[in-house]
Context: one part of a larger RNA
Molecule: small-subunit ribosomal RNA, 5' domain
Organism: Cercomonas sp.
RNA sequence: UAUGCUUGUCUCAAAGAUUAAGCCAUGCAUGUCUAAGUAUAAACAACUUUAUACUGUGAAACUGCGUACAGCUCAUUAAAUCAGUCAUUAUUUAUUUGAAAGUUUCUUACUACACAUGGAUACCCGUAGUAAUUCUAGAGCUAAUACAUGCAAAAAAUCCUGACUCACGAAAGGAUGUAUUUAUUAGAUAAAAAACCAAUGCACCCUCUGGGUGGUUUCUGGUGACUCAUAAUAACUGAUCGAAUCGCAUGGCCUUGCGCUGGCGAUAGUUCAUUCAAAUUUCUGCCCUAUCAGCUUUCGACGGUAGUGUAGUGGACUACCGUGGCAUUAACGGGUGACGGAGAAUUAGGGUUCGAUUCCGGAGAAGGAGCCUGAGAAACGGCUACUACAUCCAAGGAAGGCAGCAGGCGCGCAAAUUACCCAAUCCUGACACAGGGAGGUAGUGACAAGAAAUAACAAUACUGGGCCUUCACAGGUCUGGUAAUUGGAAUGAGUACAAUUUAAAUCCCUUAACGAGGAUCCAUUGGAGGGCAAGUCUGGUGCCAGCAGCCGCGGUAAUUCCAGCUCCAAUAGCGUAUAUU
Numbered sequence: 001u002a003u004g005c006u007u008g009u010c011u012c013a014a015a016g017a018u019u020a021a022g023c024c025a026u027g028c029a030u031g032u033c034u035a036a037g038u039a040u041a042a043a044c045a046a047c048u049u050u051a052u053a054c055u056g057u058g059a060a061a062c063u064g065c066g067u068a069c070a071g072c073u074c075a076u077u078a079a080a081u082c083a084g085u086c087a088u089u090a091u092u093u094a095u096u097u098g099a100a101a102g103u104u105u106c107u108u109a110c111u112a113c114a115c116a117u118g119g120a121u122a123c124c125c126g127u128a129g130u131a132a133u134u135c136u137a138g139a140g141c142u143a144a145u146a147c148a149u150g151c152a153a154a155a156a157a158u159c160c161u162g163a164c165u166c167a168c169g170a171a172a173g174g175a176u177g178u179a180u181u182u183a184u185u186a187g188a189u190a191a192a193a194a195a196c197c198a199a200u201g202c203a204c205c206c207u208c209u210g211g212g213u214g215g216u217u218u219c220u221g222g223u224g225a226c227u228c229a230u231a232a233u234a235a236c237u238g239a240u241c242g243a244a245u246c247g248c249a250u251g252g253c254c255u256u257g258c259g260c261u262g263g264c265g266a267u268a269g270u271u272c273a274u275u276c277a278a279a280u281u282u283c284u285g286c287c288c289u290a291u292c293a294g295c296u297u298u299c300g301a302c303g304g305u306a307g308u309g310u311a312g313u314g315g316a317c318u319a320c321c322g323u324g325g326c327a328u329u330a331a332c333g334g335g336u337g338a339c340g341g342a343g344a345a346u347u348a349g350g351g352u353u354c355g356a357u358u359c360c361g362g363a364g365a366a367g368g369a370g371c372c373u374g375a376g377a378a379a380c381g382g383c384u385a386c387u388a389c390a391u392c393c394a395a396g397g398a399a400g401g402c403a404g405c406a407g408g409c410g411c412g413c414a415a416a417u418u419a420c421c422c423a424a425u426c427c428u429g430a431c432a433c434a435g436g437g438a439g440g441u442a443g444u445g446a447c448a449a450g451a452a453a454u455a456a457c458a459a460u461a462c463u464g465g466g467c468c469u470u471c472a473c474a475g476g477u478c479u480g481g482u483a484a485u486u487g488g489a490a491u492g493a494g495u496a497c498a499a500u501u502u503a504a505a506u507c508c509c510u511u512a513a514c515g516a517g518g519a520u521c522c523a524u525u526g527g528a529g530g531g532c533a534a535g536u537c538u539g540g541u542g543c544c545a546g547c548a549g550c551c552g553c554g555g556u557a558a559u560u561c562c563a564g565c566u567c568c569a570a571u572a573g574c575g576u577a578u579a580u581u
Base pairs, nucleotide, nucleotide: 001577002576003575004574005573009451010450011449015444016411022409023408024407026406027405028404031065032064037062038061043057044056063430072364073363074362082285083284084283087280088279091278092277097273098272099271100270117148118147124140127137128136129135157176158175159174160173161172164169177241179237181235182234183233184232185231186230202214203213204212205211206210221228243267245266246265247264248263251261252260253259254257287335288334289333294326295325296324301323302322303321304320305319306318307317308316339361340360341359343354344353345352346351366387367386369384370383371382389400391398392397417442419441420440421439425438426436427435428434457487458486459485460483461482462481463480464479465478466477467476468475469474494514495513496511498510524570525569526568527567528566529551530550535565537564538563539562540561546553547552
């Protein structure tokens, strides 16, 4: 694990892995809205304090986000996965949280400039096509945080050009946010002492032609390690971002102007960090097999140089070179009723066997392959082909993927309901509200596991044992056992008002009322020669029928068969088969 017989209570609870990763009818399993993106529904509600652009609720639809999680299965897979360990100075990262952004236009004499730009499209309305689908076409409108354009905003400083100028200098002009790509520069510091010359700046003194003396201090983050962080210069770009958005409150200042200014917080947004991750990666470790001894390298095998590609490293790929790399310390090949691990069973110790299965990691969605979208997929409850299956059809075409939850067929020794619910735990979403076969709750369920009824007591009768009294009979006392005797007490199994339980119920736990005398509210399964606990009882059978794991039993007095009685073992369980220790 399966199966046979049996089964009263309560708790807990595995469950189509093994065989066919075989095939599937039907239903459901992923959707989502706040004050705060978009409402003229020819939808509802209307009474209120007002609604002549709206103002409440709000179907539909556009937009945003999610659908890469979760759930299922174990087919593949043997240095692969996986485990522990190391690295990313070789990378990406929606979301979360925290920081950071006054430079956009144009080169203009002035005026001017955004009190807010543009064109579509759904829903809607109507006209149509098809046997048919979550199929579509044509006409007519109309929105945005959809799509696309696109202004304004300080001071200073630096760099470049430079009219003019003997020279010192300098009118004037331009550039300088952030991101991208390339090149260049900075991003210091192992190391001692002394002297001289010239020029210049600083401090002091003498003195105004000037002279003398003195010291010369210098700013530079991080790592074990950078071509790091960071900064600068020159260019580059079909030029990234720098808010034309939404809600709730409406205040302050006056020069009363559709003046100026202003709070809370929503959404968006670039960079840096953070978080959630991901992807590669270092070292070590895996079952059987030599009736597998050489393997790899044309078409990358091992290494180098350069590129391509990638988020990034890398023969990952391409070009050009070299000839390597692995192997009895078992390479390569084959097998595996092999996903790996945490773990499980057994065991004195060492070990042996199992691990499909609830946690972690991997892989897969009929088989292969390719791809779109996206922060994330080589996604399958996404798409496109091919193969195999297979559905509807008016025969022209159209649609499909339960190794999600139920359920069916098939397969088999072998496995449950087409139930109820989002109340709990959590997840997702624009979200306190919706959704969730994730999950929970019942149903089936002798997979396992735990607790534990089927009687207890007394009297009487009979019969024992010890002790005391006693010559003995017998008596007393302390106790056992057996009874078709008698007696009242005690209970739940079951039935059931009720409450409780619960999302609603059920069950349990509570609990009124019923509910035990042998003929019931009746315990079974295997055994009784040995191993191995328990019959030299009776009847039947007669080497037959049969039993018996093994040894054996049975041929007329069977301790072993078939029965009756009695007894033994375990007990709500016990036997059998198989695998394993």